[in-house]
Context: one part of a larger RNA
Molecule: large-subunit ribosomal RNA, domain I
Organism: Caballeronia glathei
RNA sequence: UGCAUGUGGUGGAUGCCUUGGCGAUCACAGGCGAUGAAGGACGCGGUAGCCUGCGAAAAGCUUCGGGGAGCUGGCAAACGAGCAUUGAUCCGAAGAUGUCCGAAUGGGGAAACCCGGCCCGUAUGGGUCAUCCAUAGCUGAAUACAUAGGCUAUGCGAAGCGAACGCGGUGAACUGAAACAUCUAAGUAACCGCAGGAAAAGAAAUCAACCGAGAUUCCCAAAGUAGUGGCGAGCGAAAUGGGAUCAGCCUGUACUCUUUAUCUGUAUUGUUAGCUGAACGCUCUGGAAAGUGCGGCCAUAGCAGGUGAUAGCCCUGUAAGCGAAAACAGUAUGGAAGAACUAGGUGUACGACAAGUAGGGCGGGACACGUGAAAUCCUGUCUGAAGAUGGGGGGACCAUCCUCCAAGGCUAAAUACUCGUGAUCGACCGAUAGUGAACCAGUACCGUGAGGGAAAGGCGAAAAGAACCCCGGGAGGGGAGUGAAAUAGAUCCUGAAACCGCAUGCAU
Numbered sequence: 001u002g003c004a005u006g007u008g009g010u011g012g013a014u015g016c017c018u019u020g021g022c023g024a025u026c027a028c029a030g031g032c033g034a035u036g037a038a039g040g041a042c043g044c045g046g047u048a049g050c051c052u053g054c055g056a057a058a059a060g061c062u063u064c065g066g067g068g069a070g071c072u073g074g075c076a077a078a079c080g081a082g083c084a085u086u087g088a089u090c091c092g093a094a095g096a097u098g099u100c101c102g103a104a105u106g107g108g109g110a111a112a113c114c115c116g117g118c119c120c121g122u123a124u125g126g127g128u129c130a131u132c133c134a135u136a137g138c139u140g141a142a143u144a145c146a147u148a149g150g151c152u153a154u155g156c157g158a159a160g161c162g163a164a165c166g167c168g169g170u171g172a173a174c175u176g177a178a179a180c181a182u183c184u185a186a187g188u189a190a191c192c193g194c195a196g197g198a199a200a201a202g203a204a205a206u207c208a209a210c211c212g213a214g215a216u217u218c219c220c221a222a223a224g225u226a227g228u229g230g231c232g233a234g235c236g237a238a239a240u241g242g243g244a245u246c247a248g249c250c251u252g253u254a255c256u257c258u259u260u261a262u263c264u265g266u267a268u269u270g271u272u273a274g275c276u277g278a279a280c281g282c283u284c285u286g287g288a289a290a291g292u293g294c295g296g297c298c299a300u301a302g303c304a305g306g307u308g309a310u311a312g313c314c315c316u317g318u319a320a321g322c323g324a325a326a327a328c329a330g331u332a333u334g335g336a337a338g339a340a341c342u343a344g345g346u347g348u349a350c351g352a353c354a355a356g357u358a359g360g361g362c363g364g365g366a367c368a369c370g371u372g373a374a375a376u377c378c379u380g381u382c383u384g385a386a387g388a389u390g391g392g393g394g395g396a397c398c399a400u401c402c403u404c405c406a407a408g409g410c411u412a413a414a415u416a417c418u419c420g421u422g423a424u425c426g427a428c429c430g431a432u433a434g435u436g437a438a439c440c441a442g443u444a445c446c447g448u449g450a451g452g453g454a455a456a457g458g459c460g461a462a463a464a465g466a467a468c469c470c471c472g473g474g475a476g477g478g479g480a481g482u483g484a485a486a487u488a489g490a491u492c493c494u495g496a497a498a499c500c501g502c503a504u505g506c507a508u
Stems, first nucleotide, its partner, number of pairs: 001507009015493001016458002020429002022426007029418002031161002039101003042055003046079001049075003061095006070083003106115003116129005131158002133155007165196001166194005176183001180230001206213002217244005227235002248410003252350004257345001262336011274322003280295003284291001296313002298302001304316003359383008369395001390405005445452002465492001468479004
């Protein structure tokens, strides 16, 4: 030095586990905000820090319910001081308080800071003062009346935030066409505006085809068809049939009657705390029984979790049944008020029946349809009718025929989505997986910034977490003790491999 055997170190794979994720189903909720949100800063404890909770009334205060023996949140013990059957801690409902920043709104500002006016108060202090809009009032120029403007009051009027879904406006490029320009990607991404729990659309100037249908929306088929297309790449209907769901209406002015919203009483249902809730013992093994053996019991409950191994009958629960002072929601019903609200309705009288519109020219855009034979819809520009004896459409256009009535408006359901709440489930993952994040993670760290973005779970049933002695400065170790086990000793379950030792044998 090599090989072999044995025994260790290092390392953290594997196995087992799960507090965390992922994906669904059902129900709910679908908003919060000047009564100051979302999100933060700084504080508040007998205690230094972080998390959670809260706000100078500061891990909390008041009231009303629930509950019933311990409690003063967690990391996280100990000490101290207290509270509690005169019902604490805890859970629910309602209320009070709620610093500073933030739409931030008295002015400013480099967010959590600086500086003011007025009123009240002896004072620490309290209140108020942004802008726009609407309404009402007072004023009031050029300019006589007026108007613009100014001022004041009132307003749970607006603003800002929020995951996706919706409607509208603006609107790419990479890419594909095996290059590329029409085309495609795509009216996508992105940005902006506005809204609702859904939105949008919607009661035919629609389709159809000589038969007829009868608002809209969504799904299946029709169909990758008819078409469109440097007829390339590609794009791509509709009628019709079958389903889901079905609902139809209104109009100006004056008067009339009845009601709606709203408020309120009663009843009832549900939500926000909870309560009752059946049935087992011995034996053996073992550290421990839920396992073995023997003999029982309950079941409208043998879902599930826990307990020193695998428990229907030990615990929490489960089936089933019960429960609300208060608040909220729904339903039914009685009362009040009365046109502010709205698809309001009845009756009478007078009206009205949608014009710079339809259509046309030029230029664009949307329609599956790229200008094409190009109908139909929208309109930047220039024009410009008719008046139900009328007008639109039926894919150039004309006639016949059929069908409908534009240029005003409203409308539930079937449809889309899930930041979130509750319940339930999974031939989903099991710590290099599953969320980036099972752990104090959008943290540490990186970047001027926009932004990027980790690693990191497991002693044991119970800390019983090793008193005491010895070596040592300590670290660490040896005894002793605990424990079923300490090669379970806190760098702690299991403990693979690479890699590094020690002992022995053989070879050299």